Predicted 3D model of a 123-nucleotide RNA (THF (Tetrahydrofolate) riboswitch aptamer).
RNA sequence: CACAGAGUAGAGCUUUAAGCGUCAAGUGCUGUUUGAACGGGGAGUUGUCAAACGGACGAAAGCGUUAAACCAUAAACAAGUUUAUGACUAAACGCUGCGGUUUAUUGCUCGCAUCCCGCUGUU
Numbered sequence: 001c002a003c004a005g006a007g008u009a010g011a012g013c014u015u016u017a018a019g020c021g022u023c024a025a026g027u028g029c030u031g032u033u034u035g036a037a038c039g040g041g042g043a044g045u046u047g048u049c050a051a052a053c054g055g056a057c058g059a060a061a062g063c064g065u066u067a068a069a070c071c072a073u074a075a076a077c078a079a080g081u082u083u084a085u086g087a088c089u090a091a092a093c094g095c096u097g098c099g100g101u102u103u104a105u106u107g108c109u110c111g112c113a114u115c116c117c118g119c120u121g122u123u
Stems, first nucleotide, its partner, number of pairs: 002122004010110004016104004020099003029055008040117004061096005071086007
């Protein structure tokens, strides 16, 4: 000098567990503003992420258990209250589902937008 390579944050799918929602939050899409991060060093986007305020769209529930009030009937009496019985109902509890659900976790895959330098190997 040339060629090749390694490594981050993170992302996707997946395993398991615990939650949240199923009276629809969350997820996904999108506009504006602000901010942040982006291999070991420097720079860094029209890419990424987050927050705030908006916009459009949109859903899967089922079963079981318990049963107060109200209601019905009856009784009592001090006459509008009490008691008893019955019926009905849960968003309470449990189980099974569902959600492009949250967090942690298992395994696998991908992985600097890009530029310069550095690192490793070979010549």